This is a predicted complex of two RNAs, RNase P RNA and transfer RNA, with 420 nucleotides together. It holds a member of the Rfam family "Bacterial RNase P class A". Rfam describes the family as follows. Ribonuclease P (RNase P) is a ubiquitous endoribonuclease, found in archaea, bacteria and eukarya as well as chloroplasts and mitochondria. Rfam classes the family as a ribozyme.
Order: sequence, then structure tokens, then C1' cells
RNA sequence: GGAGUCGGGCAGGCGACCGCGGCUGGGAAACCAGUCGAGGAAAGUCCGGACUCCACAGGGAAGGGUGCUGGGUAACGCCCAGGCGUGGUGACACGCGGCAAGCGCAACAGAAAGCAGACCGCCUCCCGGUCCGCCGGGCGGCAAGGGUGAAACGGUGGUGCAAGAGACCACCGGCACCGCAGGUGACUGCGGUGGCCAGGCAAGCCCCACCCGGAGCAAGGCCAAGCAGGAACCGGGCGUCCCGUCCAAUGGUUCCAGGUGGGCCGCACCGAGGCGUCCGAGCAAUCGGCGUCCCAGACAGAUGGUCGCCCGCGACAGAAUCCGGCUUAUCGCCCGGCUCCUCCC
RNA sequence: GGAGCUGUGGAGCAGUCAGGAGUGCUCGUCACCCUGUCAAGGUGAAGGUCGCGGGUUCAAAUCCCGUCAGCUCCG
Repeated sequence: GGAGUCGGGCAGGCGACCGCGGCUGGGAAACCAGUCGAGGAAAGUCCGGACUCCACAGGGAAGGGUGCUGGGUAACGCCCAGGCGUGGUGACACGCGGCAAGCGCAACAGAAAGCAGACCGCCUCCCGGUCCGCCGGGCGGCAAGGGUGAAACGGUGGUGCAAGAGACCACCGGCACCGCAGGUGACUGCGGUGGCCAGGCAAGCCCCACCCGGAGCAAGGCCAAGCAGGAACCGGGCGUCCCGUCCAAUGGUUCCAGGUGGGCCGCACCGAGGCGUCCGAGCAAUCGGCGUCCCAGACAGAUGGUCGCCCGCGACAGAAUCCGGCUUAUCGCCCGGCUCCUCCC
Repeated sequence: GGAGCUGUGGAGCAGUCAGGAGUGCUCGUCACCCUGUCAAGGUGAAGGUCGCGGGUUCAAAUCCCGUCAGCUCCG
């Protein structure tokens, strides 16, 4: 210098004027002053929690979810570290329980598709023919080679045989079990034994381990106003079922009809809160301590406009109960770690 | 705001649960037959990114993940 890989950050800036919403203070009021005012995704609602109600959420079944190991966390399907496998020269990326428990599935092609099978082929023997190369037929043997397929029951070499074959032998690969050593563990290394070899799919049923009660702020609570009751079924609740348990007995459920569709709380106090060239533990995620700050919020409704200067003319997009994640969308810009190639000293 | 469902020729559907050639039904379209003509009827044909993008698998409309669009419900 070039190519690449991984991670982090910013999201036009400054100034002037006008305007909008919340809070605080002043004022009788109009209004004035101060202060704060969208995002990294506020989004999708895909996970996990807080919170509220159903009984302070009990046992079992059904159902659902997760899936190498260890750690972090309020929790998670998230994050960090590690293990193994695959790809890459490498930095690094991606994947992950169990089909040698059981059941099931595999179209078409092919002889045969699950402890399979013989189309071409190879071979002994028998019969017939022969131009002595062999050819045709038959009883059988074989699975090396060809061919089909996504997939055809270890690989190489040898022995062996009529021809062949783990039939046997050596080495290699892979598997199961045992022992020793290391590691918390996934797993790894070494040694031994075994039988010759065990196919794929669990994002098919299933098995194993662990987790999950249901509903959702239109949850739920309070106040005010207003109306007209009627019918059916009966014990009801624990929002799938059973058990168990609790409550009620002029009570409940459902449907039809009628009335209202207003206000307050939840809800924006202080919180799994933000910030820090801070201290400590840890490889890290993260945790503890100290200091400091109070930081959007409603009528489902505020955060904008104009002008000037600068640059690379600015993307995706806007809170609605609140947090932690993931995923998706996003003009561009900046910073850092590491790898490979080339050149120079 | 919070829940649930759907997407397959031009229209409406089945097929998805339990993967096997995009298979099928009704209407529509086109051609021919029938008729003096039209309709009806008969015969045949065309027409499909299975919303889109990835993944699992030998193989995906179907299973898994993401995403887009439409519809329904609630105090």
C1' cells in the first nucleotide's frame, strides 16, 4: 500500500426569532418566568419479566416450549466463555440431545430401498454346435466390475478360490465397552478387548432432561350521572379436564331489551433508572461499592416553522403501562482489534 | 393499544393435520359441434412465482424461521 474479518459509536451542527405540550413558581385573571421534551430501532408483537385480576396459584393429566457444556441474569428462545464438527491459507463464520429404545416415511428410476437383491456381468459342471478363437441352452455358485438412484451394507493391499466375497490376514478409518490420566463439565489423550461396520429423516410421531397456571393496562380499582325490565337454566368460582379446595344459598350463569359512553387512579414519585478517562472482583457477560442526576408523557393530541453560516445537503422512522432481549428497516460517516498478500528499511 | 385468522389459475374453494410430478371441484375465458340466430347443452384446450425471502429434507403448497398484505374480535 492492497484485500479481508470482527466489534463499537454518531444519526446534521451552531446562532436568532416565532410557536406547541408537561411540571414548578408568581398572579384575581389574562399571562409571565424557569426547566424538561422521542429512537437506535420508539417498529414487528417474536420471546422473557414487572404489575393487575382470577383463590396468597395446590396435586395429577393433557397441551406448549427449550435442547452440546459451564457461567451471567428478575427471567429468557438473550448474553459471555468453552467443547466438538464443517468451511476458509488465516483473522473468523456457521451448526449442535437421542434413530446400535420403539413405530413410521422414502415419489420416480432401478434386479433390489432396509437385517435387501441379481438386469448386464464373472465362474465350475452337464448337453449341443464349432471355422478350435468360442457360441447357444440348462442345474447351480458369486457379488469384484458396469448400470439406476438423493441414498445400494467400510477403504487400500494381499491370501484364498472354478469365479468371488471380512471368508481370512495386515494397515487405515469408524463404532461399542473397559481401564488409566486431565478437566466443574461438554470433552480430550493413552492403552486394551470386541465384532467386521452399525445408512438417512426426530424443523415425523416419539424417548430423555429441564421449564411453563390463565388472561391481559380495552388488565384492574374508585366516583358521578342515567334506565325498565323480561326469558331460559341451575349451585358457582379456581378462564382445557380430573382431583382437591374455597364461597354462597333469594344467589349465580347465559340471552334479549333499556340506560350511559363523563371524570379520577393505574400512569410517568425513585426505577432490575441514567451517567462516570472512578474503585474493586471476574478471561468475559456481569456483579459489588462510591459519587452525581431526576430525564417525555397525553382530550388515545405536544416535540414544529422561518432565516443565516458550515459540511459530505442528511436515511429508516415517531413514545401510549413499564422494563430486558431478539428480529426487521436504515443515506452516510467515524473509531478500534485482528488476519493474509506485496513492497521498503 | 391488545388478541386471533387468512393468503393456491380471472373469481370462489378443497388439498396443509400425517411432505412424494402443482392434484382437483364449481363458475368464468377461448376453439369446435349443435341452432335460421342467441341462450342452454356437448367435446376439447389454455391459464398457477401456491403472498414474498431464507432454512430442514433426496424432495416443501404442506414442516421451521423471518417478512408483507388483508380480515375479524375487545371497554
Its mean pLDDT, the model's own confidence on a scale to 100, is 81.